RNA sequence: GGGCUCGUGGCUCAAUUGGUAGAGCGCUGCAUUCGCAUUGCAGAGGUUGCCGGUUCAAGUCCGGUCGAGUCCA
Numbered sequence: 001g002g003g004c005u006c007g008u009g010g011c012u013c014a015a016u017u018g019g020u021a022g023a024g025c026g027c028u029g030c031a032u033u034c035g036c037a038u039u040g041c042a043g044a045g046g047u048u049g050c051c052g053g054u055u056c057a058a059g060u061c062c063g064g065u066c067g068a069g070u071c072c073a
Base pairs, nucleotide, nucleotide: 001072002071003070004069005068006067007066010025011024012023013022019056027043028042029041030040031039049065050064051063052062053061
């Protein structure tokens, strides 16, 4: 330098054919306990790496760019 894969809550990952972004763990509160843990209930937390385009509508499609992994030179 070139090819391919990936980038989504704090972490690990989902999201069908483009149609309201969710789960587990973690965090906060309440209940349970003498207390802690466990368990149950409720809640907060995301401009989907960034910029632009297509579309009524984009995490998803297209272009550029940044980063990570991998292969080739």